[in-house]
Two RNAs folded together computationally: RNase P RNA and transfer RNA, 457 nucleotides in total. Its mean pLDDT, the model's own confidence on a scale to 100, is 75. It holds a member of the Rfam family "Bacterial RNase P class A". Rfam classes the family as a ribozyme.
């Protein structure tokens, strides 16, 4: 130079003018609120909400088992994870390098349509080969060939044999017992077994391990306004003192004492049914406001150390949107990349998509640029 | 914002322990009828929303996407 592979980085730029949401200062105003200055204001993915955590209520003696869901090679790494690193085994690719739900199918059910003789304790359709034979065939052997199928009970290859056939032998493969390196996956070699054990577990299921439910429209409090209503369930519902927690309202894995609801039939047990209280479901009604929770956080930016890496740990600086029917934009001017154009000029174009309680992965969407390592062919020296 | 569920003929909807998918109404084209409806007989019509995987084999089963529907505040 052409093709390529793997990792990262960027997501137009400056300035004017006109706005838009939060914040903080001055100055006016009795409040309201006006005025003027300053300061900030989307992302690599904000998305899908797929994963796993923080974080709130529920719910529960603690744990452990079932049931149910997830995950599944082996060591590491993390708050965690089904994520990320490294390794190990198979498969692809000349290679760089890339892919894998990669535990069990000798614990046990199911299922393998069609075609085919046989599809699961196999199996003789044609051929072969042996023996009969009224040459039409009939009986035996046989899984080497041929045909079907995704799949046909080890493969090649001498011997063997009437054909043949792990029947006998090498070598692969497969099982099962040592031994040699690794923490482990696993590798590498010895001995025995003549083959037993076909595919599916993204199909039940076994076997480790994991997992309590809901989500911030959680969750607390303030105001307002309405019929404090109407069906159904469920509860030995109640009081007092004492403790301990917390900023208050509050709240409880405590301990003690008293009580065992109230009405109606019923001698009584005991049945039925009303009524108030508590806590839930539906229906019907009212509101559609305000604060908290809300951004300092497993935070972010250099830098050193350690560790093949993921990632840990130490110092130093640094605060970087928090809105709610929901701001973060819009016009001109100069550049910048791109596309037609010989060149100038002109003219068009700059992608995917936008917070909404935070994090940390994963997935999918993306115009163009740029960087650094590698591989393979070529040509030139 | 969170959460659940759906996509199969023109509409409604079956069919899912995996083996090339049907019914009802609609439509065609014939018979009935003076003619239409109705009825009867016949035919067509499927990307099983799209990709990708597991499997011999996928409408089913696993997975990513796309589009559609429900719900969920707060008082008493």
């Nucleotide at each position: 130079g052409c093709a390529g592979a793997u990792g990262g980085c960027u997501g137009g730029a400056u300035g004017a003018u006109c706005g838009c949401c939060g914040c903080c200062c001055g100055c006016u105003u009795u409040u309201a609120g006006g005025c003027g200055g300053g300061g900030g204001g989307a992302g690599g993915a904000a998305a899908g909400u797929c994963c796993g955590g923080g974080c709130u209520c529920c719910a529960c003696g603690g744990a452990a088992a079932u049931a149910c869901g997830a995950u599944g090679c082996c060591g590491g790494u993390u708050a965690a994870u089904g994520g990320c690193c490294g390794g190990c085994g198979g498969g692809g690719g000349c290679g760089a390098c890339c892919c894998c739900a990669g535990g069990g199918a000798a614990a046990g059910u199911g299922c393998c349509a069609c075609a085919g003789a046989a599809a699961g304790c196999a199996a003789a359709c044609c051929g072969c080969c042996c023996g009969g034979u009224a040459c039409g065939c009939c009986g035996g052997g046989u899984a080497a060939g041929g045909g079907u199928g995704a799949a046909a009970g080890g493969g090649u290859g001498c011997g063997g044999u009437a054909a043949g056939a792990g029947c006998g032998c090498a070598c692969c493969g497969c099982g099962c017992c040592g031994c040699u390196g690794g923490c482990a996956a696993c590798a590498g070699g010895g001995g025995c077994g003549g083959c037993a054990u076909g595919g599916u577990a993204a199909a039940c299921c076994c076997c480790a391990u994991c997992g309590g439910g809901a989500g911030c429209a959680a969750a607390a409090c303030c105001a307002a306004a309405u019929a404090g209503g109407g069906a159904u369930g469920g509860c030995c519902g109640g009081c007092g003192c004492a403790g301990g927690g917390a900023u208050u309202u509050c709240c409880c894995g405590u301990g003690c004492g008293c009580g065992a609801g109230c009405u109606g039939g019923u001698u009584u047990u005991c049945c039925g049914g009303g009524c108030c209280g508590c806590c839930g479901u539906c229906c019907g009604g009212g509101u559609u406001g305000g604060u908290u929770g809300c951004u300092u956080g497993a935070g972010a930016u250099g830098u050193c150390u350690g560790g093949c890496a993921a990632c840990a740990g130490g110092c130093a600086u640094u605060c970087u949107a928090g809105a709610u029917g929901a701001a973060u934009g819009a016009u001109c001017a100069u550049c910048c990349c791109c596309u037609u154009g010989u060149u100038a000029a002109a003219a068009g174009g700059g992608a995917c998509a936008g917070a909404a309680c935070c994090c940390g992965g994963c997935u999918u969407a993306c115009a163009g640029g740029c960087c650094a390592u590698c591989u393979g062919c070529c040509u030139u020296a | 914002g969170c959460c659940g569920c759906c996509a199969u003929a023109g509409c409604u909807c079956a069919g899912c322990u995996g083996g090339u998918a049907g019914a009802g109404c609609a439509g065609u084209u014939g018979a009935u009828u003076u003619g239409u409806a109705a009825u009867c007989a016949u035919c067509a019509g499927g990307u099983c929303c799209c990709g990708a995987g597991u499997u011999c084999g996928a409408u089913u089963c696993u997975u990513g996407g796309u589009g559609g529907c429900g719900g969920c505040a707060c008082c008493a």